RNA sequence: UUCGCCUACGCGGGAGAGAUCAGCGUAAUGCUGGCGCCGAAGGAGCAACCCCCCGGAAUCUCUCAGGCAAAAGGACCGCGUCGGGUUU
Numbered sequence: 001u002u003c004g005c006c007u008a009c010g011c012g013g014g015a016g017a018g019a020u021c022a023g024c025g026u027a028a029u030g031c032u033g034g035c036g037c038c039g040a041a042g043g044a045g046c047a048a049c050c051c052c053c054c055g056g057a058a059u060c061u062c063u064c065a066g067g068c069a070a071a072a073g074g075a076c077c078g079c080g081u082c083g084g085g086u087u088u
Base pairs, nucleotide, nucleotide: 004086005085006084007083008081009080010079011078012077013076018035020034021033022032023031024030036068037067038066042064043062044061045060049056050055
């Protein structure tokens, strides 16, 4: 210094599930309680597998959190960079 990998940022795509019921109330968003649901922020648990001491581990499972009109968010994918780290 370069390819790769990880990460940061930006852009694009991005699912699921009640605009539920009752009360109070707001210009609007809302708050409280109840019932019903979703899994793709996060989190937890494990399977194959890896490591064989311990452990690690998914889009699986759970649903604590979060979410169930729109908006926002959103795992993941693609592109980009006078970025950062790591390795060769």
A computed fold for an 88-nucleotide RNA from Spiribacter sp. 2438, annotated as Glycine riboswitch aptamer. The RNAcentral record of the sequence draws on Rfam. The prediction has a mean pLDDT of 77.